[in-house]
RNA sequence: GCCCCUGUCGUCUAGUGGUUUAGGACGUUUGAUUCUCAAUCAAGUAACCCGGGUUCAAAUCCCGGUGGGGGCA
Numbered sequence: 001g002c003c004c005c006u007g008u009c010g011u012c013u014a015g016u017g018g019u020u021u022a023g024g025a026c027g028u029u030u031g032a033u034u035c036u037c038a039a040u041c042a043a044g045u046a047a048c049c050c051g052g053g054u055u056c057a058a059a060u061c062c063c064g065g066u067g068g069g070g071g072c073a
Base pairs, nucleotide, nucleotide: 001072002071003070004069005068006067007066010026011025012024013023018056027045028044029043030042031041032040049065050064051063052062053061
């Protein structure tokens, strides 16, 4: 330099055009339980990498940028 894959709460992830307020697990906060801690239960918390396009409607499709991974040279 060229090609391919990939980017969603703090972490791992589901979602493949519209009905759900973007869901789940772990984490974390508060409360209940306990003499205390742990465990358990209940409630809360927080996300679509950036810019543009297509569409009535985009996390989802297209283009460019950029971060990460892989292959070739």